[in-house]
């Protein structure tokens, strides 16, 4: 330099163009002599950035940035 792939909550991941989900974690409550566990509830996301297509984009297209792999 070229090719492929990936970027979504603090972490790990779902998400066929129409309300952004789950587990773990965090916080609060119940329970307990107390903690842990268990149960209940809550908060937490400009979906990497900028454009394009569309009535509508996390999703499709282009460019850029970061990560991973490969070729030379």
């Nucleotide at each position: 330099g070229c090719c492929u792939u990936u970027u979504u909550a603090g972490c790990u991941u779902a998400g066929c163009g129409g309300c952004a989900a789950a587990g773990c974690g965090u916080c609060a409550g119940u329970c307990u002599u107390g903690u842990a566990a268990a149960c209940u509830g809550a908060a937490g996301a400009u979906c990497c950035u900028g454009g394009g297509u569309u009535c509508a984009a996390u999703u499709c297209c282009c460019a850029g940035a970061g990560g991973a792999g490969g070729c030379u």
Description: A computed fold for a 72-nucleotide RNA from a Porticoccaceae bacterium, annotated as transfer RNA. Its Rfam family is "tRNA". Rfam describes the family as follows. Transfer RNA (tRNA) molecules are approximately 80 nucleotides in length. Rfam classes the family as a transfer RNA. Its mean pLDDT, the model's own confidence on a scale to 100, is 85. The RNAcentral record of the sequence draws on ENA.